[in-house]
RNA sequence: AUAAAUAUUUAGCAAACUCAUCCAAAGGUGGGGACGCAAAGCUAUGGGUCUAAGGGAUUAUAUAUCCUAUGAUUGCCAGGUUGCCGAU
Numbered sequence: 001a002u003a004a005a006u007a008u009u010u011a012g013c014a015a016a017c018u019c020a021u022c023c024a025a026a027g028g029u030g031g032g033g034a035c036g037c038a039a040a041g042c043u044a045u046g047g048g049u050c051u052a053a054g055g056g057a058u059u060a061u062a063u064a065u066c067c068u069a070u071g072a073u074u075g076c077c078a079g080g081u082u083g084c085c086g087a088u
Base pairs, nucleotide, nucleotide: 005088012037013036017032018031019030020029021028022027035075041081042080043079045078046077047076048073049072050071054068055067056066057065058064
């Protein structure tokens, strides 16, 4: 120096719920709040999942049902990339 296992210190993030706000929705952002997290930092590249405004199909005039991501999710998994401590 690198790899693996594991402990500690300091710092960090923040699920559910809740308030405000944006959005067609899913969901996002901010405040409160902590279930958890060593990448729960960043990245929608692959798969998965959620939503269906717009578009399409059926119907037949109005609604309803179904399909569809160009909308989301990295705290679903993998890939890429950066990175703290580090006794033994």
c-di-GMP-I riboswitch aptamer from Pelosinus fermentans JBW45, 88 nucleotides, folded computationally.
It matches the Rfam family "c-di-GMP-I riboswitch aptamer". Rfam 15.1 lists 5,092 matches to the family in 1,772 species.
The prediction has a mean pLDDT of 80.
NCBI's taxonomy places the organism under Bacteria, Bacillota, Selenomonadales, Pelosinus, Pelosinus fermentans.
It was read from a public genome assembly, where an Rfam model found it.